Molecule: Bacterial RNase P class A
Organism: Arthrobacter sp. M4
């Protein structure tokens, strides 16, 4: 210069004019006036996770079900982040991983192929009977699984020694397994020696095993004030307890005197919750890092048919093109001007921390690869 990894940040400003919310202040007296101050996101989407809160229960315990899944941290807490380890992809920076366990069981591996789990002889080889003067045939029994062949994979792999051929049969090396021991590490897990047997695939993102973890239910939660109306029927039950304790089920324990079901009337108003947070900024100390601790400092929508919008004008950002001028050895930069174009993806509703998902453009930083000049 180019291509790339990996992280952070912004997400137009400024004036006029007209329209809106909300809090304060001042006058007014009444759904008003005026004046300041504030006034949607980086995902506010999706509702997939964890939570504060709030309301039941406060008594547990088992089963059943759900959630997770290498090890250390982090954090209120997580399926989230940090780090590391193993495993896979790239030259590489760096990205992926539903990552325990197949030697507890049970299944599933199609087609091909004898034979797909402790299986199996299709072509083969080797003996011995038969036939043949001999080579050699055919068929009968025996022994094999090293050589061919089929598949994704076929019961270790090379070399050899041995056999009638032949095989871990046995032997040396080398992978896998099981054990032991040293060394490093918090730990996952690395790295070396030793001995054994000789070797029992992959698949759990298949049921299962194993660790380790989980009360529900949700702001339409819950409360408070008004203001209205009309109750009837049935069932059980009041210590022989109906009915309740809110994922199901059981046991245990506890409230309990009215409760459950239909039929039908009345009410949908206003106020709280409703925004000061596990909050934001900036120094600083602790740690690889995520975060953590300590000063200072800021006050940043609260709506309820649901607000922040419209026009004008100016500047500013990005795109494409053209002009000119300047640094430098070089490769290459930078600056002025004018012209057309362009702005995405969207929109609080109790909050908070994630994580997926959409998106016009920009800016900064570290690192990798390759080229090119000095």
């Nucleotide at each position: 210069u180019g291509g790339g990894a990996c992280a952070g940040c912004c997400a137009g400003a400024c004036g006029g004019c007209c329209g809106c919310g909300a809090g304060c202040c001042a006058c007014g007296a009444u759904u008003g006036u005026g004046g300041c101050u504030c006034g949607a996101g980086g995902a506010a989407c999706g509702u997939c996770c964890g939570g504060g809160c709030u309301c039941c229960g406060c008594a547990g315990a088992g089963c059943a079900g759900g959630g997770u899944g290498g090890u250390g941290g982090g954090u209120a807490a997580c399926a989230c982040c940090c780090a590391c380890u193993c495993g896979g992809g790239g030259c590489a920076a760096c990205c992926c991983g539903c990552a325990g366990g197949c030697c507890a069981g049970u299944g599933c591996c199609a087609c091909a192929g004898a034979a797909a789990a402790c299986a199996g002889a299709c072509c083969g080889c080797c003996c011995g009977c038969c036939c043949u003067g001999a080579g050699g045939g055919c068929g009968c029994g025996g022994g094999u699984a090293a050589g061919g062949g089929u598949g994704a994979a076929a019961c270790g792999g090379u070399g050899g020694u041995g056999u009638a051929a032949g095989a871990g049969a046995c032997c040396a090396c080398c992978a896998g397994c099981u054990u032991c021991c040293c060394g490093g590490g918090u730990g996952a897990c690395c790295g070396g020696g030793g001995a054994g047997g000789c070797u029992a695939g992959g698949u759990a993102a298949a049921c299962c095993c194993c660790a380790c973890u989980c009360g529900g239910a949700g702001c339409a939660a819950g409360g408070c004030c008004a203001g209205a109306c009309a109750g009837g029927g049935c069932a059980c039950g009041u210590u022989u307890g109906a009915g309740g304790g809110c994922u199901g089920c059981u046991c245990g324990c506890c409230c309990g005197a009215g409760u459950g079901c239909c039929c039908g009337g009345g009410u949908a108003g206003g106020c709280c919750g409703c925004u000061g947070g596990a909050g934001g900024g900036c120094g600083u100390c602790g740690g690889c890092a995520a975060c953590g601790g300590c000063g200072c400092u800021c006050g940043u929508a609260g709506a309820u048919g649901g607000a922040u919008g419209g026009c004008c004008g100016u500047c500013g950002c990005c795109c494409u093109g053209c002009g000119g001028c300047c640094g430098g050895c070089a490769a290459c930069g930078g600056c002025c001007g004018g012209a057309g174009g362009g702005a995405a993806c969207a929109g609080a509703a109790c909050c908070c921390g994630g994580c997926g998902u959409a998106u016009c453009g920009g800016c900064u930083g570290u690192c990798c690869c390759a080229u090119c000049c000095c």